Model confidence (mean pLDDT): 83 of 100. This is a predicted structure of a 688-nucleotide part of an RNA (large-subunit ribosomal RNA, domain II) from Haliscomenobacter sp. Its Rfam family is "Bacterial large subunit ribosomal RNA". Gene Ontology terms of the family: structural constituent of ribosome and ribosome.
Context: one part of a larger RNA
RNA sequence: GCCUACGAGUUACACCUGUCUAGCAAGUUUAAGCACUUCAGGUGCGGAGGCGAAGCGAAAGCGAGUCUGAAUAGGGCGAUUGAGCUAGUGGAGGUAGACGCGAAACUGAGUGAUCUACCCAUGGGCAGGUUGAAGUCCCGAUAGUCUCGGGAUGGAGGACCGAACCGGUAAACGUUGAAAAGUUUUCGGAUGACGUGUGGGUAGGGGUGAAAGGCUAAUCAAACUCGGAGAUAGCUCGUACUCCCCGAAAUGCAUUUAGGUGCAGCGUUGGGAAGAGUAUCACGGAGGUAGAGCUACCAAUAGGGCUAGGGGGCUUCACCGCCUACCAACCCCUGAUGAACUCCGAAUGCCGUGAUAUUGCACCAGCAGUGAGGCUACGGGUGCGAAGGUCCGUGGCCGAGAGGGGAACAACCCAGACCAUCAGCUAAGGUCCCAAAAUUGGAGUUAAGUUGUGUAAACGAGGUGGGGAUGCUAUGACAGCUAGGAUGUUUGCUUGGAAGCAGCAAUUCAUUUAAAGAGUGCGUAACAGCUCACUAGUCGAGCGUUCCUGCGCGGAAAAUGAUCGGGCAUCAAACUUCAUACCGAAGCUAUGGACUCCGUCUUUGGGCGGAUUGGUAGGGGAGCAUUCUACUAGCGGAGAAGGUGUUCUGUAAGGGAUGCUGGAGCGAGUAGAAAAGAAAAUGUAGGC
Repeated sequence: GCCUACGAGUUACACCUGUCUAGCAAGUUUAAGCACUUCAGGUGCGGAGGCGAAGCGAAAGCGAGUCUGAAUAGGGCGAUUGAGCUAGUGGAGGUAGACGCGAAACUGAGUGAUCUACCCAUGGGCAGGUUGAAGUCCCGAUAGUCUCGGGAUGGAGGACCGAACCGGUAAACGUUGAAAAGUUUUCGGAUGACGUGUGGGUAGGGGUGAAAGGCUAAUCAAACUCGGAGAUAGCUCGUACUCCCCGAAAUGCAUUUAGGUGCAGCGUUGGGAAGAGUAUCACGGAGGUAGAGCUACCAAUAGGGCUAGGGGGCUUCACCGCCUACCAACCCCUGAUGAACUCCGAAUGCCGUGAUAUUGCACCAGCAGUGAGGCUACGGGUGCGAAGGUCCGUGGCCGAGAGGGGAACAACCCAGACCAUCAGCUAAGGUCCCAAAAUUGGAGUUAAGUUGUGUAAACGAGGUGGGGAUGCUAUGACAGCUAGGAUGUUUGCUUGGAAGCAGCAAUUCAUUUAAAGAGUGCGUAACAGCUCACUAGUCGAGCGUUCCUGCGCGGAAAAUGAUCGGGCAUCAAACUUCAUACCGAAGCUAUGGACUCCGUCUUUGGGCGGAUUGGUAGGGGAGCAUUCUACUAGCGGAGAAGGUGUUCUGUAAGGGAUGCUGGAGCGAGUAGAAAAGAAAAUGUAGGC
């Protein structure tokens, strides 16, 4: 992992509640017990007691009233409106383990120191080598019996090296091991606070601990065994046949509450009346949002003007006074902001009335589930006008929704799947090939593979299409080429120099001219030189400047190999625009069929018409199968159950027929009762 078997809403109660069924009914009903008995799910007796028929008050009590109260008032609760009781089925609740499995723990009584910690008693163990303390003796130094030195002797030490023994430093291996802690190499101690044998002691909030919360039998921040015990588990997992109808929620308030729960909201089933809901239209209302505005307030605000006040400067002995590219109130002009500003002010939405249409609606009762939501569009708060962020509001969708499109893709676009069909029309989206349908038609654009994509800016550019304005131009433009580009003068000043061209100044002037600046740039120390403006000739038709706009270009960097889904595509298979066909879904239609609900008819079998039939949690309804019991009628050695094939049949759970096998029991109808349906629980047991 598979197969087989087992495996989870049960049972009890003088409990509570409402549905349905039955009996009796202003009543209803017995309990214990007793008697009888065909001994059963029996019959009779038994009225104690219960519930109901009357309430109010704390009570005494009174009573269709009563309580409060001084009250005959007012007010509260009642009556005037009559239905209950008992039993049973099934729904839900309560009390019990209460759908099943599952803790960590708590507690009681016991069992453990053969492991290990420490202690007690009694034994035994430590190759070999090294060092050489105290003490003692001798000799020397010395005045010396002090003291000092040397030698010998001696044999101390939690001394040294190193086996046994004890340990366990480092690494590798091992890690379904040889081993539930080891092996190899290496390493520490090795006469000591040493190691070890045997016997004994200390016991669970206790022991023991040179102390690590260590050890206390592979178990230790409280051992193990059994009991309380089915502890408790607002938590996780699992919870078994079918079909039909409806169908949620992830919100509000509260909560030692936030992943739980209570009430409300939303679902369903039954009852249920006259109202109510919804949509559209008309009419009548309230309001201060969007927007807008601000010499209409409040707050804030840029520039200018005017001009109080202030600052600064000047002046004066002082008072006056003057100036001001300073600050600045009011006022004026221009511009302009605001969720907590408003002189204004919508659209929607909301409230009311009426009309029309429509509705599984208000209300009462039974039963729930939900109370983690998510994305998207729009209006906002927060955040960075960040987030697949977070918090609200309004709609949609997913949740609980299949189908088509979007390459793939809960939520985007289209569209809501009762069943069948080798029929048709469309939606979104598409029509070169993959791949159903146009290589369709008209007019343009793009040359960048832009594009066919999800996105890109400031800025830059004789890319190119369209439109406008304006200037020059056959009296010859623009570009090119040829020629000129002069004189007063080296203008004046400055300067070492300054001559068109370092700098300053200006009447930047005048002359000759077709034209030529007291000079556009390069250049020189200064000149020189080259060039430009300007002019003539040549040439022969358009040439400049500017604004708006379409499509393109650069700007343009990301992590494994590129790519529009791919191939590929250039008067397109790209982009803009117009048009006509076609394809395309479980949408719509066609044909046949089914369930449910409503209406109507009915001969009560049903017929006809209309509508519905996606669905999680969940509510309701109808059935299938299994085991047993009762009754009725049956089958079976001419072959029961079971097994295994084939075939028929029902919307499904399922049910028949028959072949083979098997070898003795088993169906059917009606009713009843349940140990009543397996794919899941890291389910339990067995087998493979």